[in-house]
RNA sequence: GCCUACAUAGCUCAGCUGGUAGAGCGCAUCCUUGGUAAGGAUGAGGUCUCCGGUUCGAUUCCGGAUGUAGGCU
Numbered sequence: 001g002c003c004u005a006c007a008u009a010g011c012u013c014a015g016c017u018g019g020u021a022g023a024g025c026g027c028a029u030c031c032u033u034g035g036u037a038a039g040g041a042u043g044a045g046g047u048c049u050c051c052g053g054u055u056c057g058a059u060u061c062c063g064g065a066u067g068u069a070g071g072c073u
Stems, first nucleotide, its partner, number of pairs: 001072007010025004019056001027043005049065005
C1' cells in the first nucleotide's frame, strides 16, 4: 500500500426483509430473613463510533472518515 470482518447499555452479545432498540451478567429500590447469602418483584441506564447520501421514515441500504482484528504484498 491492497483486501476482508467488526464498532449497539458498565461488561458479553442479539436485533433476518428499513417502521417507536432488546437479552444475560452487573447496578438501584422493595419483598422475604434475627442478620447475610440465595430467591422474588420493580426500575434506572443507549446521540446504535463519526460525517454525508437515498428514503415519508435508517442501528439496518450507499459513500467517506476513525478505531480494532485478521489476511496479502
Molecule: transfer RNA
Organism: Victivallaceae bacterium